[in-house]
RNA sequence: AAUACUGAAAAACCAGCUUCUUGUAUAAUCCCGAGAAUAUGGCUCGGGAGUUUCUACCAAACGGCCGUAAACCGUUUGACUACAAGAAGCGGGGUUAAGGUA
Repeated sequence: AAUACUGAAAAACCAGCUUCUUGUAUAAUCCCGAGAAUAUGGCUCGGGAGUUUCUACCAAACGGCCGUAAACCGUUUGACUACAAGAAGCGGGGUUAAGGUA
C1' cells in the first nucleotide's frame, strides 16, 4: 500500500414511498357546432382556446330571467392533476468512518 473479514441485523446521510401544509398553474374558466326541454323547463353530446404543464374543466345550493320563444344570467361553497418548497413517518434500495484481525 492493496485485499478479505470485523466494526455493521447497528448508526449516519441520500434516493424512494406515504400523509399533511404552503406556493405556482387555471379563472374547476371561456368560445364554437349539433341536438333536446319549455315556467312541473332551462339539458345532452362533440370540437377548440386557456397553463413555460400532464390531467381535469364538474357538483350542489341560492337568486334572477325568459309569458311559451330560443336563449340563458349571476352569486356562494366544495376537488382533482402537474411542478416546487417544507413537516412528520416509513426506508439497507444506495453510500460511508476511525479502530481491530489476517
Molecule: Purine riboswitch aptamer
Organism: Thermotogaceae bacterium